[in-house]
A computed fold for a 1480-nucleotide RNA from an uncultured prokaryote, annotated as small-subunit ribosomal RNA.

């Protein structure tokens, strides 16, 4: 938030200790006392309406106020404050304790008052003042002392008291006397219960709170209390407490328990039960046994209410209830039946304790809301693959049950007593009588309550919701929406096919409830006592010395703190657990054990640990002999090199760099030589060697001086490790003073380089570097690894290296030790990776760590001159930061290898005319698509119409095309009439096939709907199909084997190759997709066949020609074989793969070409070739017609032709092909046209025939280097041919015309042999209309040393913070928004400390005023008391001055988040100046 049947136990202001209106919550006793307002009953009077009033009278029930006595100190609430002897435990020793229980003694005898009631006042009111009078169990003397107190034990001292009822006797009553049972009283001892005070021990957080205290701490003495005690006083002492955390801030009532957990813990203290503190807030005291008092009292303030303005009243944190506050919590209920309290002798009264009930599902247990049976598998409804299958035996139906609810009618238990009756009789007693105590008998007491509980009737009959269904998490689909509304505990969901949204049907949990939220603990060993780390994830102080603490070698005695064990108190009930028992069960209640791990005592032990003592020496130290060493200090010297200065000699450079250039240099530099001067630092030795604690230390010489090692014997006798604080050292830089300065060299100053350079290179250069004295006190102070100890390899593992001992057979071995290095075993590690110098097993301290930023910053303290160090946070923010290893991928990392990649080469492209494609303009439109490579002569194998999608007109809607239905028509052909046509109108002609005679089947028209149709969209919804890394050599997979795992191995490695091809090794052995080869083409030769093709040899025929006859050799066709595999031979290579060379051979090492393209990549690219989900349009995005467009033209690009000429142009003669093609065709001979081309047609459906003359070449002329006899654009006439039509917009011919162009800038592309180049030929497309595309053949080259570079690829390896994968990551300022915070002139409140002041009530003292019943008086008085005044303490409260907290604050200073902001590019790769640290 939705929804909502019943019963039963339970708990129900967590916020304002906030503020209350009303009405209840503590009264009672007449048997304590004077009494009699009210109310009854009696009696007596009066009046009179004979039953009615009125008045007497405490006579009697009984009683308002007053007077006393108990009791309002309990029981009810709260939980503010309180960090404390408050609470919990366990214990003490100087106290009190009404009422109760037991002992013992006793209750004698006067006095005097005052309340009420009466008179009289005063005020509104509360309340008060005078007067008279009155009682007592009220109040005060006195007598009495058994106990009691004191005490120097003789003996002192002093308090008291009350009656009442009940009985007898006497007696008319009243009332008087005894008794003293009972109750009460007085004093006293015990007890019981309750209370008060000490005492160990435990009980939050903060050290960014280190000092703290003067009545403080102790003594004496006195006060004070029930009681100890600085609890007060006065005096002396200077003591007390604190790091085992004093004092100070903050928070908070405590405990049995209660929640959570296996346990230890941890959270919490609602109900119930113990203790405590509070009662409007502060202070204060009376009364009492008990209070410093919730429902008493004074005083102060705050507030609220009454008022006549003079003054008064109040205190719900009982019970109910109202307003507020909040998300939030009940009736202004009933009863004293029961439990329990108060009073009382007792009946009984009181009793919002209590017990009941009402009120919310608020939890916890229960019961229901319905059973069986029913398939025609119904009807909606959702959904579909349309068949169906789901809801579902569900539901209707049929046949039952009646629990609780409803309604009648029976009906428990909670009830025990107490009063009364009666009856014997223990006990008292003087009594048979009260009274006590036992039994009996009678009527009575019940709020709840219409109770639990049975019992009858009726009827299925009045009783289900709520979240959720993507993982985690049980549960699936359509629809709708289209990063939008929205979901969301975290992961994420949603951009049009959403199981994540929202509806809906289905299915899932839970059930009178279900979800959300909030909060506690668990799961997290995620704070680790059980029970964690700390080389690199977060972490070892930079390194010694030490103090407290903390551990601590061996013997023996001796003790009993720790420790063991027995016992004893105790640890309240209740609760938890076990085990019975009651409510139908359960929940609940209930009776019994166990449990409460605790703390005290006691008593016993003696192994450990601690004490005390006594030894010992193995651990630590001393002595004594020697060995290395850049250990620190102080002073002197040396010698090289740099630089400066002077001399020489010598002349134009020198210096620097990637390359300059600044600089220096004719006033003579650099370069030589030779003198002098001054500084710092010490080359070779030099060594993962050496030496210190670390930081660090390096020529040499002397001198003080620290510590290590050894080696043998002597002493000391645990003198020891650690180490919080604390102290010292502590690299560079930096700062102070005061020297000193050669090179080096922040900052600065020139020069380069760059888009730009405050930078990296260069030239110069001050601080500083050096020295002395003082400060800083930090570094990736790194072995990123704290000391110290002792263990682990069977012989204490191999192999170095420094320094000592020992020892042998001495260029050296072997043993030991102490340092310092590599590699490895087990054994740890999360892997790397550590291993006797541990990161292995272990003790023993110390120091750190606890997501990742914010932040090692902020504020606060120390510290420093300063820079700044240290100590060190919190809001805010994020789902991650991090470390170690794996695959990829990347690199301005390496290493090896390939390719026309480069390089040697030949020819282009880029310029020039023009083709043609594409931007980009323009247009009504120039349809659409392709866009690095891999779009741009691509789709288009061919746009004048058509095509065509596009524009502007003009039409048609069931439609141009399909399928069903209904009606008519044969269908069809032909000519007119309008129109630009679609098209409309009208007329002429034609009636066919099949038949079962029913009508069918093709056509055409019309008419109705379902449908049609669409080159409309998405190629980021798809199929198919294609490009492209690449014909690159690679991609994978079983088993096994290694690893915690990702993964690896295989497939690496050594050789080889065109190849992951094969060889060889090898924890791998094997196989799969690919390479290779199977396939076509073409080189060579065989066999077989012989027309259209051939023609040697034999013959005809021809000017000539397989032209015939024949012929099968040859060529050629097409079918089928052989050949080529490193097969031989010799080198090289490991004796292998294989390379090399040769030999044969038509080919030699894949001969040559093609087709074949792995696993994957680019959301590659096509919805316009097809086909297809969604979407959208239906008189339009569909159909059709005529005309335009797609052929536009300032420009830009691409891909081509022709050229730019002599290796050429141009005339004419002349030679050689291959492969096509062809009836809507190709077309000979032949004639006509200069020519394109026409006429005209023979022959071919093609090895016959035609298309068809191949060009280039060849030999011969001509031109002669020019814009030409190059080049051919462009215009101008003239025409051809196709075709409905050549305006827009074809192609050729021919006459004329003759542009730009003289080999092309930066760049750039092709190509390794029959290939580049160069020449011509055909097809396909197609009516016409290629310089395109494809195929064919003819001539026919250079070049390749190589692999360093440029590009793309392949394997190994190496870096990474990159994984969307370098077109990657990613830093920082400046711009804007917003959030949280520091500073800040200062403002605002809070608590609270010191100083003085002030002083209400009240209690203590004091008191020279005042007043004053009991008692005493010599009568005057006094004792004693109140009031008053006055001292001390002492609240509120106001003054000053601190220090702390909280808000707030112009303005400001980093921080943090924000889909596409600027400016650069600093890290990550050698990130392009390796990072990084500290410092200026």
């Nucleotide at each position: 938030g939705c929804u909502g049947g019943c019963g039963g136990c339970a708990g129900g202001c967590u916020u304002a200790a906030c503020a209350c209106a009303u009405g209840c919550a503590a009264g009672u006793c007449g048997a304590g006392c004077g009494g009699u307002a009210a109310c009854a009953g009696g009696a007596g009077a009066a009046g009179c309406u004979u039953g009615c009033u009125u008045c007497u009278c405490g006579c009697u029930g009984a009683c308002g106020a007053g007077c006393g006595g108990c009791g309002g100190a309990c029981g009810g609430g709260u939980g503010a404050g309180u960090a404390a002897c408050g609470c919990g435990u366990a214990g003490g020793a100087a106290u009190c304790u009404g009422c109760c229980u037991a002992g013992c003694a006793g209750u004698g005898g006067g006095g005097g008052a005052u309340a009420g009631c009466c008179c009289a006042g005063a005020g509104a009111a509360a309340u008060u003042u005078g007067g008279a009078u009155u009682a007592a169990u009220a109040c005060c003397g006195c007598a009495u002392a058994c106990g009691c107190c004191c005490u120097u034990c003789g003996g002192g001292g002093g308090a008291g008291a009350a009656g009442g009822c009940c009985u007898c006797u006497a007696u008319u009553u009243a009332u008087a006397a005894g008794c003293u049972u009972u109750c009460a009283c007085u004093g006293u001892u015990a007890g019981a219960u309750g209370a008060g005070c000490c005492u160990g021990c435990g009980u939050g957080a903060g050290a960014u709170u280190a000092g703290c205290u003067a009545g403080u701490u102790g003594g004496u003495a006195g006060g004070g209390u029930a009681a100890a005690g600085g609890c007060c006083u006065a005096c002396c002492a200077a003591g007390g407490c604190g790091a085992c955390g004093a004092u100070c801030u903050c928070u908070a009532g405590c405990u049995g328990g209660u929640u959570u957990g296996a346990g230890a813990g941890g959270a919490u203290g609602a109900u119930c039960a113990g203790c405590c503190a509070c009662a409007c807030u502060g202070g204060g005291a009376c009364u009492g046994a008990g209070a410093c008092a919730c429902g008493g009292c004074c005083c102060a303030g705050a507030c609220u209410c009454c008022u006549a303005c003079g003054g008064g009243a109040g205190g719900c944190a009982g019970c109910a209830g109202u307003a507020g506050g909040g998300a939030g919590u009940a009736u202004u209920g009933g009863a004293c039946a029961a439990u329990g309290g108060g009073c009382g002798c007792a009946a009984g009264c009181c009793u919002g304790a209590u017990c009941c009930a009402g009120c919310a599902a608020u939890g916890c247990c229960g019961c229901g809301u319905g059973u069986c049976u029913g398939a025609a598998g119904a009807a909606g409804g959702g959904u579909u693959u349309c068949g169906g299958g789901u809801u579902g035996u569900a539901g209707a139906g049929c046949a039952c049950u009646u629990u609780a609810a409803g309604c009648a009618g029976g009906g428990a238990g909670g009830a025990a007593g107490g009063c009364c009756u009666u009856a014997a009789g223990a006990g008292u007693u003087a009594a048979u009588a009260c009274c006590c105590g036992u039994a009996u008998g009678c009527a009575c007491u019940g709020a709840c309550g219409u109770u639990a509980c049975c019992u009858a009737c009726a009827g299925a009959a009045g009783a289900a919701g709520c979240a959720g269904c993507g993982g985690c998490u049980a549960a699936c689909u359509c629809c709708g929406u289209g990063u939008c509304a929205g979901c969301a505990g975290c992961c994420g969901c949603g951009g049009u096919a959403a199981u994540a949204c929202g509806g809906a049907g289905g299915g899932u949990g839970c059930c009178a409830g279900c979800g959300u939220u909030a909060a506690u603990c668990g799961g997290a060993a995620u704070u680790a006592c059980u029970g964690g780390g700390c080389g690199u994830a977060a972490a070892g102080c930079g390194c010694g010395c030490g103090u407290a603490g903390g551990c601590g070698g061996u013997u023996u005695g001796c003790u009993a703190a720790g420790c063991c064990a027995g016992a004893u108190g105790u640890g309240a009930a209740a609760g938890c657990c076990c085990c019975g028992g009651g409510c139908u069960c359960a929940a609940c209640c209930u009776g019994g054990g166990a449990a409460c791990u605790g703390c005290a005592u006691u008593u016993g032990g003696a192994a450990c640990u601690g004490g005390c003592a006594u030894g010992c020496u193995a651990g630590a130290g001393u002595a004594c002999g020697g060995u290395a060493g850049a250990g620190g200090g102080u002073g002197g010297u040396a010698g090289a090199a740099u630089u400066u200065c002077c001399u020489g000699u010598g002349u134009a450079g020198c210096g620097g760099u990637g390359a300059a250039a600044u600089g220096c240099g004719u006033a003579g530099a650099u370069a030589u030589a030779g003198g002098a001067a001054g500084g710092a630092a010490u080359a070779c030795c030099a060594g993962u060697g050496g030496c210190g604690a670390a930081g660090g230390c390096g020529g040499c010489c002397a001198c003080c001086u620290g510590g290590a090692c050894u080696g043998a014997u002597a002493c000391u006798g645990a003198c020891g490790c650690u180490g919080a604080g604390g102290u010292g050292c502590g690299a560079a830089a930096g700062c102070g003073u005061g020297g000193g300065g050669a090179g080096c060299g922040a900052a600065c100053a020139g020069g380069a380089u760059u888009a730009g350079a405050u930078a990296c290179c260069c030239u110069g250069g001050u601080a500083g570097u050096c020295c002395a004295c003082g400060c800083c006190g930090u570094a990736a102070a790194c072995c990123a690894u704290g000391u110290c100890a002792a263990c682990u390899a069977g012989c204490a593992g191999c192999c170095g290296u420094a320094g000592g001992g020992a020892u042998c057979c001495u260029a050296g071995g072997u043993c030991u030790u102490u340092g310092u290095g590599g590699c490895g075993c087990a054994g740890c590690u999360a892997a790397c990776g550590c291993a006797a110098u541990a990161a292995g097993u272990u003790g023993a301290c110390c120091g750190c760590c606890u997501g990742g930023g914010g932040a090692g910053u902020a504020c606060g303290g120390c510290c420093g001159c300063a820079a700044g160090g240290u100590u060190a946070a919190a809001a805010c923010u994020c789902a991650a930061a991090u470390g170690a290893a794996u695959u990829g991928a990347c690199g301005g990392g390496g290493g090896c290898c390939c390719g026309c990649a480069c390089a040697a080469g030949c020819g282009g492209u880029g310029g020039a005319g023009c083709a043609u494609g594409u931007g980009g303009u323009u247009u009504a439109a120039u349809u659409c698509g392709a866009u690095g490579c891999a779009a741009c002569g691509c789709g288009a194998a061919g746009a004048a119409c058509c095509u065509u999608a596009c524009c502007a007109u003009c039409c048609c809607u069931u439609g141009a095309c399909a399928u069903c239905c209904a009606g008519a028509g044969a269908a069809g052909a032909g000519a007119c009439u309008a129109g630009a046509g679609a098209u409309a109108g009208a007329c002429u002609u034609g009636u066919g096939c099949c038949u079962u005679c029913g009508g069918g089947a093709a056509c055409u028209c019309u008419g109705u709907g379902a449908c049609a149709g669409g080159u409309g969209c998405u190629g980021c919804a798809u199929g198919g199909c294609u490009g492209u890394c690449g014909u690159c050599a690679g991609c994978u997979c079983g088993u096994g084997u290694u690893g915690u795992g990702a993964a690896a191995u295989g497939u690496u490695g050594g050789g080889u190759u065109a190849a992951g091809u094969c060889c060889c090794g090898c924890a791998a052995c094997g196989a799969g997709c690919g390479c290779a080869a199977c396939c076509c083409c073409u080189a060579u030769c065989c066999u077989u066949a012989g027309u259209u093709g051939c023609c040697a040899g034999c013959a005809c025929a021809u000017u000539a020609u397989g032209g015939u006859g024949g012929g099968a050799a040859c060529u050629c066709u097409a079918a089928g074989g052989a050949g080529a595999c490193u097969g031989c031979c010799g080198g090289u290579g490991a004796u292998a793969a294989a390379c090399c060379g040769g030999a044969g051979g038509a080919a030699g090492g894949u001969g040559g070409g093609g087709a074949c393209g792995a696993c994957g990549u680019c959301a590659a690219g096509u919805c316009a070739u097809c086909a297809u989900g969604g979407c959208c349009c239906u008189u339009a995005c569909g159909u059709g017609u005529a005309g335009g467009g797609c052929u536009a033209c300032a420009c830009a690009c691409g891909u081509g032709c022709u050229a730019c000429a002599a290796u050429g142009g141009c005339a004419g003669g002349u030679a050689c092909a291959g492969a096509g093609u062809g009836c809507u065709g190709c077309a000979a001979u032949a004639c006509c046209g200069c020519g394109a081309g026409g006429u005209g047609g023979a022959g071919c459906g093609a090895a016959u025939c035609a298309c068809a003359c191949a060009a280039a070449g060849u030999a011969c002329g001509u031109c002669g280097u020019a814009g030409u006899c190059c080049g051919g654009a462009u215009c101008g006439g003239a025409g051809u041919c196709u075709g409905c039509a050549a305006c827009u917009c074809g192609a050729c011919u021919c006459c004329g015309u003759g542009a730009a162009g003289c080999c092309g800038g930066a760049a750039u592309c092709g190509c390794u042999a029959g290939u580049a180049a160069u020449c011509g030929u055909a097809g396909a497309u197609c009516a016409g209309a290629a310089u395109g595309c494809u195929a064919c053949g003819g001539u026919g080259a250079a070049u390749a040393c190589g692999u360093u570079c440029c590009c793309g690829g392949g394997c190994c390896u190496u870096g990474u913070a990159c994984a969307c994968a370098c077109c990657g990551c990613c830093c920082g300022u400046c711009a804007c928004a917003c959030c949280a915070u520091g500073g800040g002139a200062g403002u605002g409140g809070g608590a609270u400390g010191c100083a003085a002041c002030a002083g209400a009530a009240g209690u203590a003292g004091g008191u020279u005023g005042c007043u004053u019943a009991a008692c005493c008086u010599u009568c005057g008085g006094g004792a004693g008391a109140g009031c008053g005044c006055u001292u001390a303490c002492c609240a509120c409260g106001g003054u000053g001055u601190g220090g702390u907290u909280c808000a707030u604050g112009a303005c400001u200073g980093g921080g943090g988040u924000g889909a596409a902001g600027u400016c650069g590019u600093a890290a990550c790769a050698a990130g392009g100046u390796a990072u990084c640290c500290g410092u200026a």
The coordinates come from a structure-prediction model, not an experiment, and the mean pLDDT is 84. The RNAcentral record of the sequence draws on ENA. Its Rfam family is "Bacterial small subunit ribosomal RNA". Rfam links the family to the GO terms structural constituent of ribosome and ribosome.